[in-house]
RNA sequence: AAUGAAGAGUUUGAUCCUGGCUCAGGACGAACGCUGGCGGCGUGCCUAAUGCAUGCAAGUCGCACGGAGUGCUUCGGCACUCAGUGGCGCACGGCUGAGUAACACGUGGGAAUCUGCCCAUCGGUGGGGGAUAACGGCGCGAAAGCGCGGCUAAUCCCGCAUACGCUCGCAAGAGGAAAGCGGUAACGCGUCGAUGGAUGAGCCUGCGGCCCAUCAGGUAGUUGGUCGGGUAAUGGCCUACCAAGCCGAUGACGGGUAGCUGGUCUGUGAGGACAGACAGCCAGACUGGGACUGAGAAACGGCCCAGACUCCUACGGGAGGCAGCAGCAAGGAAUUUUCGUCAAUGGGCGCAAGCCUGAACGAGCAACGCCGCGUGGAGGAUGAAGGCCUUCGGGUUGUAAACUCCUUUUGAGGGGAACGAUACUGACGGUACCCUUCGAAUAAGCCCCGGCUAACUCUGUGCCAGCAGCCGCGGUAAGACAGAGGGGGCAAGCGUUGUCCGGAGUUACUGGGCGUAAAGCGCACGCAGGCGGUGCGGGAAGUGGUGUGUGAAAGCGUGCGGCUCAACUGCACGAGGCCAUGCCAAACUCCCACACUCGAGUCCGGGAGAGGUCCGUCGAAUUGCCGGUGUAGUGGUGAAAUGCGUAGAGAUCGGCAGGAAGACCAAAGGUGAAGACAGCGGACCGGCCCGGUACUGACGCUCAGGUGCGAAGGCGUGGGGAGCAAACCGGAUUAGAUACCCGGGUAGUCCACGCGGUAAACGAUGACGACUCGGCAUAUAGGGGCGUCCCGCCCCCGUGUGCCCUAGCCAACGCGAUAAGUCGUCCGCCUGGGAAGUACGAGCGCAAGCUUAAAACUCAAAGGAAUUGACGGGGGCCCGCACAAGCAGCGGAGCGUGUGGUUUAAUUCGAUGCAACACGCAGAACCUCACCCAGAUUUGACAUGCUGGUGCAUCCCGUGGAGACACGGUGGCCUUCGAGGGUCCAGCACAGAUGCUGCAUGGCUGUCGUCAGCUCGUGUCGUGAGAUGUUGGGUUAAGUCCCGCAACGAGCGCAACCCCCGCGACUAGUUACUGGUGUCUAGUCGGACGGUCCUUCGGGAAGGAAGGCGGGGAUGACGUCAAGUCCGCAUGGCUCUUACGUCUGGGGCUACACACACGCUACAAUGGCGCCGACAAUGCGUCGCGACCCGGCAACGGGAAGCCAAUCGCCAAACGGCGCCCCAGUUCAGAUCGGGGGCUGCAACUCGCCCCCGUGAAGGUGGAGUUGCUAGUAACCGCGUAUCAGCUAUGGCGCGGUGAAUACGUACCCGGGCCUUGUACACACCGCCCGUCACGUCAUGGGAGUUGUCAAUGCCUGAAGUCCGUGCGCCAACCCUCGGGAGGCAGCGGCCGAAGGCAGGGGCAGCGACUGGGACGAAGUCGUAACAAGGUAGCCGUACCGGAAGGUGCGGCUGGAUCACCUCCUUU
Repeated sequence: AAUGAAGAGUUUGAUCCUGGCUCAGGACGAACGCUGGCGGCGUGCCUAAUGCAUGCAAGUCGCACGGAGUGCUUCGGCACUCAGUGGCGCACGGCUGAGUAACACGUGGGAAUCUGCCCAUCGGUGGGGGAUAACGGCGCGAAAGCGCGGCUAAUCCCGCAUACGCUCGCAAGAGGAAAGCGGUAACGCGUCGAUGGAUGAGCCUGCGGCCCAUCAGGUAGUUGGUCGGGUAAUGGCCUACCAAGCCGAUGACGGGUAGCUGGUCUGUGAGGACAGACAGCCAGACUGGGACUGAGAAACGGCCCAGACUCCUACGGGAGGCAGCAGCAAGGAAUUUUCGUCAAUGGGCGCAAGCCUGAACGAGCAACGCCGCGUGGAGGAUGAAGGCCUUCGGGUUGUAAACUCCUUUUGAGGGGAACGAUACUGACGGUACCCUUCGAAUAAGCCCCGGCUAACUCUGUGCCAGCAGCCGCGGUAAGACAGAGGGGGCAAGCGUUGUCCGGAGUUACUGGGCGUAAAGCGCACGCAGGCGGUGCGGGAAGUGGUGUGUGAAAGCGUGCGGCUCAACUGCACGAGGCCAUGCCAAACUCCCACACUCGAGUCCGGGAGAGGUCCGUCGAAUUGCCGGUGUAGUGGUGAAAUGCGUAGAGAUCGGCAGGAAGACCAAAGGUGAAGACAGCGGACCGGCCCGGUACUGACGCUCAGGUGCGAAGGCGUGGGGAGCAAACCGGAUUAGAUACCCGGGUAGUCCACGCGGUAAACGAUGACGACUCGGCAUAUAGGGGCGUCCCGCCCCCGUGUGCCCUAGCCAACGCGAUAAGUCGUCCGCCUGGGAAGUACGAGCGCAAGCUUAAAACUCAAAGGAAUUGACGGGGGCCCGCACAAGCAGCGGAGCGUGUGGUUUAAUUCGAUGCAACACGCAGAACCUCACCCAGAUUUGACAUGCUGGUGCAUCCCGUGGAGACACGGUGGCCUUCGAGGGUCCAGCACAGAUGCUGCAUGGCUGUCGUCAGCUCGUGUCGUGAGAUGUUGGGUUAAGUCCCGCAACGAGCGCAACCCCCGCGACUAGUUACUGGUGUCUAGUCGGACGGUCCUUCGGGAAGGAAGGCGGGGAUGACGUCAAGUCCGCAUGGCUCUUACGUCUGGGGCUACACACACGCUACAAUGGCGCCGACAAUGCGUCGCGACCCGGCAACGGGAAGCCAAUCGCCAAACGGCGCCCCAGUUCAGAUCGGGGGCUGCAACUCGCCCCCGUGAAGGUGGAGUUGCUAGUAACCGCGUAUCAGCUAUGGCGCGGUGAAUACGUACCCGGGCCUUGUACACACCGCCCGUCACGUCAUGGGAGUUGUCAAUGCCUGAAGUCCGUGCGCCAACCCUCGGGAGGCAGCGGCCGAAGGCAGGGGCAGCGACUGGGACGAAGUCGUAACAAGGUAGCCGUACCGGAAGGUGCGGCUGGAUCACCUCCUUU
């Protein structure tokens, strides 16, 4: 060198980007749920540094000493044990993490130190004295314990001697030690002084490592000095005095949190998080304070004091400190045995033997973690049974099992047996390990299966129960809930929860951003700070190189070893610092010195400008006042009204007053740092540009704090006030109108002097510098050329201001030398949305308020740009009986029909804006029938199959009954007499349902719409959604056609091909007419295009029956409406099964205060009535049409020819002619009712049609509104037909007869097509969405207060104790003249001093009546603010007002649509 780097889901209809949330990974001292075979190695109170019963955790030495006891004795004594004196140890080891933000820790240095035991060296150990415990005596006390007096030893204590290289001192000199014990002895162990070492410890210091600035100023022993004191030692460590310093934005002080480190986890790394075990350091030992002893402590298992707590007590007093090992209680989601041994390692004491050691070594408990092993292996298809699914064929579980053969790890039984210790000594332990016997035997669970994410079906459930990490599942077919089968993953574990890192480049050092997504301070000046031009020399701080020291061990990496492997572990090497230090280098940065001129500045000469401040001055206009003329209105609006005016307005003329603002010039123009700045003149002042190149010589850039300036609105004081105008008043509008519109009107707008300090203060783009294609315009200065009296034209070069564009950049839009390009320097700012620019705190302000600026909680998004649609009270173009122009209607009346509603036992069901309502129904008296009442029936009214039985049905007759049906009876079939077929009976499978779901479906249909559109392939453009094509210029009925064009083609639609009609020809001739024709019928053809023009399209004329789509029909693109239909049919699922099936009688669907829809008939004279006369077509007819004759007033009846129909029949009316009626509720109209008949049918009561007679209602042309129709059309007239026994048909579908009017035109209503624009819409404007109010839940601010806590401050009191003073009481050693002295102690006093008390403040936290806003919550109230020109464009700041969104004023912004104009750009 070398091993190392992955992403996904979720904002949208779709897209790209921004951005948050979430997931997959790893880890853990874990806990919880389910489950659990074995072994090894580790780990195990994270909470209450809460409280602790009991036992143990530090003793040892008789070779320091006196003594007591016991045993032995050869009586000399010896041995053992023990309390005490004495020595050493108890300052180690072990535990814990409270406190501590500090020289506590890490790392590297340093000087003013001490160091028992140990090592080395040198020297010494002489001679005296004194006391005291034990012990014995007396006494006090419950106890703990204590007092008095008496005796005694020492390695106890004290002098003396001696003493160095020791100490003090400049020196002279002075001072200062000791202990002995054992041994027969040699000798050993001690002891003292000194020096050095080793080890350990104390002190100082550079650097490094948490959060909050909503903590900004802190500090009196404080900072320094001097003399002292104190310490082992430096030092303000302490005292006194002197000085007034010291620390702090490089964050002091304060607050919060925290033991620090080696390391551990994660990460490619940089980094982030953590600090349990092990190891180093620190700190603590019930809380606080204190010293004593000692080499070492202010001492975990010592002492004193204070406090809290616990215990004992005879109430007088005492005792205690598990954060040692075990253990208990408590807390908690949660953390072990009151085990064994000193065998090993290590420690203390001892000459030693040895004793002690809960350090340690082991064992026990716990899947808490890591590692290893096992629960068997091989064979075995009729793919067994069972389960599950199924399209019923089968599939799957599944070689899985059974079964056969084999093995024995683990397990059970038996035997042997270590290393750890090279001798004695093994707790572990009869353990590891080895041998042997038995037998597949003892051993599998947990989670998941919608996407992310690996794994799918059935059943149950039915927005319920539930799931959920995110997106989201569940409202009757749920792969998402629950169960099951199956599958996937991991495995003695598996999941869940919590936490950390990662993913997250989502705080970006590595490695992000700020025009519109979050983000450039409103602008400038400028201190600190950061950065900085050219040349040379020197230095060497940074930097580079190379050494040295250090970076403990463990850990980590690599290599090699040991446990059967691994985990674990041994050895070696490596790695690790912004560390310290030496040497070398000098490019770059830096420092010093010298020099330079291009950065910056100065000077001289010109120049432009609404740059600023002050003073003066001018005209037009508005308003007011005065006067004249003059008369009825004026003013205002969408329309009005309020207002003004006969007391003379408005209009008009003249005069006067006052304030504010400056038309034209004027421009994309100019100036300024920004805000901003405009008549003219003057005074003063600032900046800029060009030219010259004389001067200075880096003097520069940026800028946290700071300072100044800063539109409008607002505030203060004083002026001023013409116009305008928040508030306010009035008039309108409106459901309301606290608005928009109108009439008034006050602050204010203006001036002066102050304050305030915010705006969409915007280019939403910080400042400065450098570099990087072009074109055009404009302002201004200079230069050149042409021309010139002047004006001017062209070119070049600066400085500004704009537009278009290359490269490049960008998510896109766009930017593009005025960068958002490429770089450099510095500053500011951002880190999901909401809560919120809010609360609290602080600063500022007269106030309004401004600046700074959170959190709880909540959401899975909030956003930017662009795309396709849809929409707009946006725009353009264009169609349609859409409007307009017409004709006839509807809406009024009566009746018919349908619907709603109501009623009902039932009034069956469906259809519901257009696109339901004479619709399903092209025929409801029964039937139909699905509804209601009642009566029956159960393998069924109907289909198929199976089993058993049966010579028996059906049919006919009779009885009962409302009928279905039940019972009875007569007759009767084939046959080979077994059976078969059929029937019937019983039973089983099953039938059956107009029961539900049209939101599970097929099919069919409606609608936009007969509208002209809808798409695809390839290419091209775009990151992409997507665009292009399909847009554009023309044209069309048409995406029809042509031209143009990064498109070229194609498909479904349009058109045409099909049918009918209109003209002609031919063929045929049933029928017709009639006797050979072709009206007609039905079949085949023809006919419609040509010319003028390059072409196409349009327009006109002629020929023609017909023209430019000749008329009509059929034909309905991609799709939309979860449109309609489960009651036409089909069909998944669900439901009913003596009923939701089936049969029967009756009723109902025909109800009736009403409302609507579609119609019919009318209201009359263009008519009605009577008589006479004429002309069609489509169709239909044997259960029929029925001529004709007869009867009847008629409906109809009785006969009856013809016709299976171009043959016969049904078969016309309006119209024409003549007559009557004479404007009347009528000779109009016919409803209603009475009576009498006819027809069909089993049956006309509910509930049929028709005829006749009588009756004779409303109605005199229909409000708002609304429908159809553009020519053989509307209107008017009749005819036919399906269904059908009949008919409630005035309906539907057809047929012919008569036969109009009007269209200027596209502004408007409705619907539609194309292009474009805006959008916050995309279930798409019937969209979205704002605020108040009301209700519920949650967190939070304020709040009279109240409770707790923390650290200080002042004063009071003041324990223990050191120190100081005193010491008259007391005292052994030394001195003494024996009196005493030296010295010491008690006591007393003083300083300090823990705790306590008092007091006033401060910080933090809990609770708090009430109160403020906030968030959230399927269907509450009021309005409609915003998104389209959102119906008054919106928004920002400010002020006032209003239930609320909000409105209005002033100034500002475009992040405003639309139209016009100006300017500019692009193309030709």
The RNA shown here (small-subunit ribosomal RNA) has 1468 nucleotides and comes from a Chloroflexota bacterium. Its mean pLDDT, the model's own confidence on a scale to 100, is 84. It matches the Rfam family "Bacterial small subunit ribosomal RNA". NCBI's taxonomy places the organism under Bacteria, Bacillati, Chloroflexota. The sequence is in RNAcentral, with records from ENA and SILVA.